[in-house]
Molecule: Bacterial RNase P class A
Organism: Flavobacteriales bacterium
C1' cells in the first nucleotide's frame, strides 16, 4: 500500500417559483350546534430497514380465573432485558494456521473460524453404495502360519496339498471392534508388559456455574444417526386497530323454527298481577377435548329490513440526544434538554439554478468534459431477527506487493 470478505456508523447539500398535508392563531361567510369553506402569520411533515409477516411483548375485548390431556416451541453455564426462538460473555466440541514436547501413540502454548450445542447403557428404528463382513460379538476378499494330524513326492533336507489355525499387514468404507513400542508365539490377538487415548469408580483442590486440573484401582474398550420416533427439563389461553368505546339518526315493538316459561325473599294491590333482589334449568361463552367456572327466566339459530354520519382509540414513549459514575462486556443508575407524521382511498412533489460524492475519458499538473448519486415509503405502538443497499468512514480478518 492494495484486493477480498465480515462488523459498525453514515447514506447527498443550498436557493428561487409552484403545488401538498397536520396543528395552532386572525379575519371574512355558513349553521341551533358538533362544526364546514375561503384568506393571512407561526410552526411540523417517512426508514435503517418502513419490506418479510418470522418470534416477543404493551393496549384492546372474550373475562373474573383455574386444573389435566392431547398439541406446539425452546434445548450447555450465568448474566442482561417488559419478554423472547433476542443479546452479552463464559464452558464444551470439530476445523484450519503458527509455536512447541516426545522413538511413537499422543500431548501443551496462542490466534482464527464454525456448532438446531439435554439424553444413544430406558426402549424402537435407520446406516444406501463399496466391502468377505455394518454391530455388541459375527465375518474372512488378497493375505500369514501350517509347531501337533493326515495325503502325497523325495536317499534326505526339504518342497505341494488338506484339515487346522489367524485378523498383527493390505484393500473397501463415515465407521471394521483402541492406538504406540515390546514382550511371547508355528503365525498372531490385551493373551502379557510399560506408556498414549478413551471409559467406569473413588479420593483432592479451583471455580456463582456449565466445567477445568491432578491423584488411586479396573485390561474394562462399549460405530454412527434424535432438523428419526422417543425420553427429559422449561414454557405456551383467543382474537386483534376492520381491536374496541361512545354520541347521533333511520327502520317493519318483522317473520319463521327450537328450547324454557321453575323456586325464594321483600314492597305495592281487593284480586288478577306487576316492580326490586337472589337461586337455578336449557341454551350461550371460555384455541382442540374433559373437569370446573362465568353468564342466564327469557335466551338460541335462520331469513328478511334500516343505518353506512360524526368523535374517540391516535401517537408524551419499556421515547430521542448528552454528560456522570458503575460494569470485561451486553447495559444499569443519576441529571440536563427536545417533543420530531397521525393520514383514512391514504399527505415531500413538480420545475429551474448552483454545489458535495463517486466513475470513465483527455492533460505533467491546474482544470476540462460526459454519466451516475443506492435499498426503498408510514397506518395501534414498541424489542428483536430475517432480506435488499451505489457510494464514504472506521475496526478486524485473509492474500498479495513495496521497503526496512
Nucleotide at each position: 500500500c492494495c484486493u477480498g470478505c465480515g462488523c459498525a456508523c453514515u447514506g447527498c447539500u443550498c436557493c428561487g417559483c409552484c403545488g401538498u398535508u397536520c396543528u395552532u392563531u386572525c379575519c371574512g361567510c355558513c349553521g341551533c350546534a358538533a362544526g364546514g369553506c375561503g384568506g393571512g402569520g407561526a410552526g411540523g411533515g417517512a426508514g435503517g430497514a418502513a419490506a418479510g409477516u418470522c418470534c416477543g411483548g404493551g393496549c384492546a375485548g372474550c373475562a373474573a380465573a383455574g386444573g389435566g390431556c392431547a398439541c406446539c416451541g425452546u434445548g450447555c453455564u450465568u448474566c442482561c432485558u417488559a419478554a423472547c426462538g433476542g443479546g452479552a460473555a463464559g464452558g464444551a466440541g470439530c476445523g484450519c494456521c503458527g509455536c512447541u514436547g516426545g522413538u511413537g501413540a499422543c500431548g501443551g502454548c496462542g490466534g482464527c473460524g464454525c456448532u438446531a450445542u439435554g439424553g444413544a447403557a430406558a426402549g424402537u428404528g435407520c446406516c444406501a453404495c463399496a466391502g468377505a463382513a455394518a454391530g455388541g460379538g459375527a465375518a474372512a476378499c488378497c493375505g500369514c502360519c501350517g509347531a501337533c494330524c493326515c495325503g502325497u513326492c523325495g536317499u534326505a533336507a526339504g518342497g505341494c496339498g488338506g484339515a487346522g489355525g489367524u485378523a498383527a499387514g493390505g484393500a473397501u468404507g463415515a465407521a471394521a471392534a483402541g492406538g504406540u513400542g515390546g514382550a511371547g508365539u508355528a503365525a498372531g490377538a490385551g493373551c502379557c508388559c510399560a506408556c498414549c487415548a478413551g471409559u467406569g469408580u473413588u479420593c483432592c483442590g479451583c471455580g456463582u456455574g456449565a466445567g477445568c486440573g491432578g491423584g488411586g484401582c479396573a485390561g474394562c474398550u462399549u460405530g454412527a444417526u434424535a432438523a428419526a420416533c422417543c425420553c427429559c427439563a422449561c414454557g405456551g389461553g383467543c382474537u386483534g386497530a376492520a381491536a374496541g368505546a361512545c354520541c347521533a339518526a333511520a327502520u317493519a315493538a318483522g317473520c319463521u323454527g327450537g328450547a324454557a316459561c321453575g323456586c325464594c325473599u321483600g314492597c305495592c294491590g281487593c284480586a288478577a298481577g306487576g316492580c326490586a333482589g337472589g337461586c337455578u334449568a336449557a341454551g350461550c361463552g371460555c384455541g382442540g377435548c374433559c373437569c370446573g367456572c362465568g353468564u342466564g327466566a327469557u335466551c338460541c339459530a335462520g331469513c328478511g329490513g334500516g343505518u353506512a354520519g360524526g368523535u374517540c382509540g391516535a401517537u408524551a414513549g419499556a421515547g430521542g440526544c448528552u454528560g456522570u459514575g458503575c460494569g470485561u462486556g451486553a447495559g444499569c443508575a443519576c441529571g440536563g434538554u427536545c417533543c420530531c407524521a397521525g393520514a383514512u382511498a391514504g399527505a415531500u412533489g413538480g420545475c429551474g439554478g448552483a454545489g458535495g460524492u463517486c466513475c470513465g475519458c483527455c492533460g505533467c499538473a491546474a482544470g476540462g468534459u460526459g454519466g451516475a448519486u443506492a435499498c426503498a415509503g408510514g397506518a395501534u405502538c414498541c424489542g428483536g431477527c430475517u432480506u435488499a443497499u451505489a457510494g464514504g468512514u472506521g475496526c478486524g480478518c485473509a492474500g498479495g506487493u513495496u521497503u526496512u